[in-house]
């Protein structure tokens, strides 16, 4: 010095689902009690393939926007996987 990928920060953009129902306090919200639901913080599970052990087979290792809802969400808000710009930081390749 080009400047992949990768982390971080900032700002934009971002779905889905009952402003459930009783009952108490003004309303969110919460205590209790009762159904209905979502999947895109987080978490959990697992295929195909690797490997190991003499074979069967058997353990391990394995993604996810799948799969489960534990948690979280179910007017606005706030939160949000992901995507984009911008700084910054690593430093593949050349």
């Nucleotide at each position: 010095a080009u400047g992949a990928u990768g982390g971080c920060a900032a700002g934009g953009g971002g779905a889905g689902a009952g402003a459930c129902u009783g009952c108490g306090a003004a309303a969110a919200u919460u205590a209790c009690a009762g159904c209905g639901c979502c999947g895109a913080a987080g978490g959990a599970g697992c295929a195909a393939g690797c490997a190991a052990c003499a074979a069967a087979g058997u353990u391990g290792u394995g993604a996810a926007u799948c799969u489960c809802u534990c948690a979280g969400g179910c007017a606005a808000a706030a939160a949000g996987a992901c995507c984009c710009u911008u700084g910054u930081u690593u430093g593949a390749c050349g």
The RNA shown here (Glycine riboswitch aptamer) has 94 nucleotides and comes from Lederbergia citrea. The organism belongs to Lederbergia, within Bacteria. It matches the Rfam family "Glycine riboswitch aptamer". From the family's description: This family represents the bacterial glycine riboswitch. Glycine riboswitches usually consist of two metabolite-binding aptamers domains with similar structures in tandem. The aptamers cooperatively bind glycine to regulate the expression of downstream genes. In Bacillus subtilis, this riboswitch is found upstream of the gcvT operon which controls glycine degradation. The coordinates come from a structure-prediction model, not an experiment, and the mean pLDDT is 82.